The part of an RNA shown here (small-subunit ribosomal RNA, 3' major domain) has 477 nucleotides and comes from an uncultured bacterium.
[in-house]
Context: one part of a larger RNA
RNA sequence: UGACGGGGACCCGCACAAGCGGUGGAGCAUGUGGUUUAAUUCGACGCAACGCGAAGAACCUUACCCAGACUUGACAUGUAUUGGACCGUUCAUGAAAGUGAACUUUCCUUCGGGACCGAUACACAUGUGUUGCAUGGCUGUCGUCAGCUCGUGUCGUGAGAUGUUGGGUUAAGUCCCGCAACGAGCGCAACCCUUACUCUUAGUUGCCAGCAUGUAAUGAUGGGGACUCUAGGAGGACUGCCAAUUAGAAGUUGGAGGAAGGUGAGGAUGACGUCAAGUCGUCAUGGCCCUUACGUCUGGGGCUACACACGUGCUACAAUGGCUAGUACAAAGAGUCGCUAUACCGUGAGGUUACGCUAAUCUCAAAAAGCUAGUCUAAGUUCGGAUUGAAGUCUGCAACUCGACUUCAUGAAGCUGGAAUCGCUAGUAAUUGCAGAUCAGCUACGCUGCAGUGAAUACGUUCCUGGGUCUUGUACA
Numbered sequence: 001u002g003a004c005g006g007g008g009a010c011c012c013g014c015a016c017a018a019g020c021g022g023u024g025g026a027g028c029a030u031g032u033g034g035u036u037u038a039a040u041u042c043g044a045c046g047c048a049a050c051g052c053g054a055a056g057a058a059c060c061u062u063a064c065c066c067a068g069a070c071u072u073g074a075c076a077u078g079u080a081u082u083g084g085a086c087c088g089u090u091c092a093u094g095a096a097a098g099u100g101a102a103c104u105u106u107c108c109u110u111c112g113g114g115a116c117c118g119a120u121a122c123a124c125a126u127g128u129g130u131u132g133c134a135u136g137g138c139u140g141u142c143g144u145c146a147g148c149u150c151g152u153g154u155c156g157u158g159a160g161a162u163g164u165u166g167g168g169u170u171a172a173g174u175c176c177c178g179c180a181a182c183g184a185g186c187g188c189a190a191c192c193c194u195u196a197c198u199c200u201u202a203g204u205u206g207c208c209a210g211c212a213u214g215u216a217a218u219g220a221u222g223g224g225g226a227c228u229c230u231a232g233g234a235g236g237a238c239u240g241c242c243a244a245u246u247a248g249a250a251g252u253u254g255g256a257g258g259a260a261g262g263u264g265a266g267g268a269u270g271a272c273g274u275c276a277a278g279u280c281g282u283c284a285u286g287g288c289c290c291u292u293a294c295g296u297c298u299g300g301g302g303c304u305a306c307a308c309a310c311g312u313g314c315u316a317c318a319a320u321g322g323c324u325a326g327u328a329c330a331a332a333g334a335g336u337c338g339c340u341a342u343a344c345c346g347u348g349a350g351g352u353u354a355c356g357c358u359a360a361u362c363u364c365a366a367a368a369a370g371c372u373a374g375u376c377u378a379a380g381u382u383c384g385g386a387u388u389g390a391a392g393u394c395u396g397c398a399a400c401u402c403g404a405c406u407u408c409a410u411g412a413a414g415c416u417g418g419a420a421u422c423g424c425u426a427g428u429a430a431u432u433g434c435a436g437a438u439c440a441g442c443u444a445c446g447c448u449g450c451a452g453u454g455a456a457u458a459c460g461u462u463c464c465u466g467g468g469u470c471u472u473g474u475a476c477a
Stems, first nucleotide, its partner, number of pairs: 001477002003474003007471007015461002019424005026315008034306002042053002064301007073124001077123008088103006106115003127289001129288003135284002137279003140275001142273001147186006153162003166177003192267004197235007207224002211222003238261001241255005317417001321376007333364003338357002343352003383414001388409007430453007
């Protein structure tokens, strides 16, 4: 100087407390361990591994296993020799890849040759083989915590100290005051994006107040720019104003005006460093290793196994509910290898037909919870939907291993969950649907977004936990 303490002081955070809803019990989905297996490819392991890499494992993917093949190779560059092919067609064999055979046949040219393709030989190529404890790059984490340092000066023999400590204050090493310090840098804040209000410009594909036209009805039509909206440009919030308080400081408390008030709300943004944290399997790369194989191709299988254990979720156990009928209101997205209207067929998944749309124009598209009416009447039920049987639809060469969906039948556990444990402070929790990426299809209940309805509680900081500052002890570094 640090680190540590079941030392002290101060402060903060959904850390506790106050509340609301969960997990832990059930069924299923999914990941992991274990076990099994020819293989169940590999990585990730407290927080910070376990719906994680994987924003899509039937084949492919695919790295694993079995079997069959190839060896200058699936891919790149070059050298030497040599051929005229290649493409295409046919045959045999085969599960395919491959192997063997037959037919057919080039272009440019400065006539040396070149292009392209093949054969042979050689340099090589290849490796999801190994080392993340050899590395780059990227990432997680403490933590969006308020810290981490430097120059000069001063103090100390020196390691170092000071500044950065102290008194206040702040979300903040934020600011003020004081001070052997005076300044500065990386962080904080601000600058950026979205959102909340207003003005202005513009008015189509959006809008329709007023004026006409038309209809059973609809901005449907003429027209209009008022309104909504869209998207460009401005304004607006700064403790600016008032009062109190404080040290006539920084600031704090209350008030006014205002759409918004003290960082308005949300996002992006992650200091010096820590964990030899993670990744050689995104990529790159040193060393080591393989080279008729640890490379490459193909068919099939496996990654989907199942006495069990754990994590994360979904659906429930019902009446604040289930079912039936009617009816209302979003936002944000996606679409030509696509979204598909309408009509008809089918109980339905879907099929046939085909208008429109490269989209503020057309389509996906029905929002759902909600509201209105009816029914069920406390029951393992008209709750719950697992499981299983049968018949189908769709995608796709192909749904046996191993897809999703539909209809009929079947109708399991489950009556609110032990010890324990998690999330959340406002348009949040809870609850309700909608969309997208990946994608032929989909095991998505995942993930990322979007809106609808919309709470309760916070006395407070004694305790638990993590962190920050100062101080103290130490046989630790």